[in-house]
Context: one part of a larger RNA
Molecule: large-subunit ribosomal RNA, domain VI
Organism: metagenome
RNA sequence: CGUAGGAAUUUUGAGAAGCUCUGUCCUUAGUACGAGAGGACCGGGAUGGACAUACCGCUGGUGCACCAGUUGUUCUGCCAAGAGCAUAGCUGGGUAGCUAAGUAUGGAUCGGAUAAACGCUGAAGGCAUCUAAGCGUGAAACCGGCUUCAAGAUGAGAAUUCCCAUUCCUAGUGAAGUAAGACCCCUUGAAGACUACAAGGUUGAUAGGUCAGAGAUGGAAGCGCAGUGAUGCGUGCAGUUUACUGAUACUAAUAGGUCGAGGA
Numbered sequence: 001c002g003u004a005g006g007a008a009u010u011u012u013g014a015g016a017a018g019c020u021c022u023g024u025c026c027u028u029a030g031u032a033c034g035a036g037a038g039g040a041c042c043g044g045g046a047u048g049g050a051c052a053u054a055c056c057g058c059u060g061g062u063g064c065a066c067c068a069g070u071u072g073u074u075c076u077g078c079c080a081a082g083a084g085c086a087u088a089g090c091u092g093g094g095u096a097g098c099u100a101a102g103u104a105u106g107g108a109u110c111g112g113a114u115a116a117a118c119g120c121u122g123a124a125g126g127c128a129u130c131u132a133a134g135c136g137u138g139a140a141a142c143c144g145g146c147u148u149c150a151a152g153a154u155g156a157g158a159a160u161u162c163c164c165a166u167u168c169c170u171a172g173u174g175a176a177g178u179a180a181g182a183c184c185c186c187u188u189g190a191a192g193a194c195u196a197c198a199a200g201g202u203u204g205a206u207a208g209g210u211c212a213g214a215g216a217u218g219g220a221a222g223c224g225c226a227g228u229g230a231u232g233c234g235u236g237c238a239g240u241u242u243a244c245u246g247a248u249a250c251u252a253a254u255a256g257g258u259c260g261a262g263g264a
Base pairs, nucleotide, nucleotide: 001152005163006162007161008160009159010158011157015149016148017147018146021049022048023047024046025045026044027043033038051106052105053104054103055102059100060099061098062097066093067092068091069090070089071086072085073084074083075082076081110144111143112142117137118136119135120134164263166176167175168174169172181259182258183257184256185201186200187199188198189197206252207251208250209248210247211246212245213244215241216240217239222235223234224233225232226231
């Protein structure tokens, strides 16, 4: 821009893409078959591999604004307690998120038309013949079925709901202000390169802060006690705590602006 008014929401599916894999074991059955050795079809069940998708409850990894320990050094006047630097100084753990080695699921069942092949009926050609007319069975291949996208499918589809008939002129396929609605702008994240998408904008829990909790770390400082001391114990599952959960308008989403039909 189009989809002959303007919007919001929900959709149909022409078409396109994806998937389509396979082993072993048990049973049928040591049966059929075979002199024996050996050893099935068909059918039923179990469990894997690789691949794909999703997720983080479990097992773990990571986790550079979390917690603790610790070395050297400088500084806060000193002790104590801390801070900076040294690869994040090093080391031990670890929330959210992300993630696999973790967890879950999938390939199917089924239908249609067939290939090779196997048949029925059946002439040409009194017989025979699956074929010439006609009718069947039949494969991981084909078309559906399953998953995803999809009306620019210009063949532009469908449904539901909302908005209305204003003003001006040079009277038009005109212009303007509006309606429903949308955007700018702002707070953001489950989204994200930007955009887009999604949650919100005071009639508000969108983010931050605060409070409470979860989870993490692992027992803070100060004081007291014991010990010559290093240190230990008590106060006290203490203190601290990022992304998680909930509550709470304290802070910031203020104020405002723009676009948008009149139905050939």